Predicted 3D model of a 97-nucleotide RNA (TPP riboswitch aptamer (THI element)) from an Acidobacteriota bacterium.
RNA sequence: GCUAAGAAACAGGGGUGCUCAUCGCAACUGAGCUGAGAACAUACCCUUUGAACCCGAUCCGGAUCAUGCCGGCGUGGGGAGUUUUCAAAGUGGUUCC
Numbered sequence: 001g002c003u004a005a006g007a008a009a010c011a012g013g014g015g016u017g018c019u020c021a022u023c024g025c026a027a028c029u030g031a032g033c034u035g036a037g038a039a040c041a042u043a044c045c046c047u048u049u050g051a052a053c054c055c056g057a058u059c060c061g062g063a064u065c066a067u068g069c070c071g072g073c074g075u076g077g078g079g080a081g082u083u084u085u086c087a088a089a090g091u092g093g094u095u096c097c
Stems, first nucleotide, its partner, number of pairs: 001091003006085005011047004017033005053078003059072004
């Protein structure tokens, strides 16, 4: 001088769809589907080791009552972080004896 996984603190990012009751459309409420989460949450997921999430996309294939349900696209384009601890440790350099 540098140092991982893990942990913690604070900070930040993000989504909330589909079907039915049910009605031109939508909202509300209830039930159901997938999911970590299907909106107001003191929740859940994700933060560069980044498929959390957005764009492409009113995309393509399959399945489904239906859907961003599954797969592809996808080694695509974007995407939000610092500190402490770990560490009186480990490791490298230099100088002196």